[in-house]
This is a predicted structure of a 135-nucleotide RNA (FMN riboswitch aptamer (RFN element)). Model confidence (mean pLDDT): 80 of 100. The model forms 100% of the base pairs in the Rfam consensus. The sequence was found by an Rfam model in a public genome assembly.

RNA sequence: UAUCAGUUUCGGGGCGGGGUGAAAUUCCCCACUGGCGGUGAUGGGAGCAGGCUCCCGAGCCCGCGUGCCGCAGCGGCGGCUGACUUGGUGAGAAUCCAAGGCCAACGGUUACAGUCCGGAUGGAAGAAACGGAGG
Repeated sequence: UAUCAGUUUCGGGGCGGGGUGAAAUUCCCCACUGGCGGUGAUGGGAGCAGGCUCCCGAGCCCGCGUGCCGCAGCGGCGGCUGACUUGGUGAGAAUCCAAGGCCAACGGUUACAGUCCGGAUGGAAGAAACGGAGG
């Protein structure tokens, strides 16, 4: 110390107000939330004398996880799986700035759920640490 296998730990947020009703955190009006990796416009911020270092930077761009379906004795394999425009700046914008939009599994429920309850004290994308092997 790129790499390899291992162990341990960590690893998802949100209904507050009003209305209708016998009944709604499920409907209506207003509100609220945004997993992981990548990209990161020549972007933003911090430190220092410098050149560097560090931090931040996409729910709807790419991929993954989650979820659903099928197959399999198991490990697992295959398929399916959400949503963005307009304007601004600029040489250049899918990520910046502004505005307006849109999306969110399954089962449950006195009435339809991204936000309540449940599978789940679960699992996973992955992150970190540790010691080891190899070079």